[in-house]
Formats: sequence, C1' cells, structure tokens
RNA sequence: CAGCCCUUGGUGUAGCACGGUUAACACGCCUGACUUUCACUCAGGAGAUCACCGGUUCAAAUCCGGUAGGGCUGA
Repeated sequence: CAGCCCUUGGUGUAGCACGGUUAACACGCCUGACUUUCACUCAGGAGAUCACCGGUUCAAAUCCGGUAGGGCUGA
C1' cells in the first nucleotide's frame, strides 16, 4: 500500500443472504418470595435507538458510500 472479515446492554452472542409491529437469548446487576441467614430455586424489573458520519427508502441494526478501531492474507 492492496484485498477480505469483525464492531449490537456490564460480558458473550443471535438477528443482517430476503429492510417491516416492542432489537432476542444466556451470564451478570436490582427488587420481591422461599430460607434462621447465605446460596439454590421461583417471580418481576432496569439496562443497547446496533462503532461514527452521510445517503437510498414510506420504513435501515440490516442496503450503499466514507471515517475510526481491531483481526487475517498478500506485496
């Protein structure tokens, strides 16, 4: 320098090919029940507008362009 891949709650992931009602699951966190207490278990709750900017569209996490960070390969 070129090509390809990844970026989604605190953590790990799904959802993206085929755009469409409230972005889902597990762990973690909070509250309550249970228990002498803790743990386990059960019930409920908070937390991400999807790395950033712009575009397309009635509608974008999803499509297009650019930027940033990380990884792989080649020179």
Transfer RNA from Candidatus Defluviilinea sp., 75 nucleotides, folded computationally. The source organism's lineage runs through Bacteria, Bacillati, Chloroflexota, Candidatus Villigracilaceae and Candidatus Defluviilinea. It matches the Rfam family "tRNA". About the family: Transfer RNA (tRNA) molecules are approximately 80 nucleotides in length. Its mean pLDDT, the model's own confidence on a scale to 100, is 81.